Background
The prediction has a mean pLDDT of 80. The RNA shown here (transfer RNA) has 74 nucleotides and comes from an uncultured Clostridia bacterium. Its Rfam family is "tRNA". Rfam classes the family as a transfer RNA. Rfam's curators write: Transfer RNA (tRNA) molecules are approximately 80 nucleotides in length.

[in-house]
RNA sequence: GGCGAGGUAGCUCAGUUGGCUAGAGCAAUCGGUUCAUACCCGGCAGGUCGUGAGUUCGAAUCUCACCUUCGCUA
Repeated sequence: GGCGAGGUAGCUCAGUUGGCUAGAGCAAUCGGUUCAUACCCGGCAGGUCGUGAGUUCGAAUCUCACCUUCGCUA
């Protein structure tokens, strides 16, 4: 250089024949429980869906460019 896969919450990930408010587990935080801590149970918060543009009534999802991670290859 060429080809392919990925980028979504603090972490690990799900979610695409485009459609109602973007989700789960863990972590954090608050409460319950306990003499206390842990376990366990419940609540709450946390997101420019890598960046920008395009298509569309409507984009995490389709198209293009770019950034970045990983793999294969010369």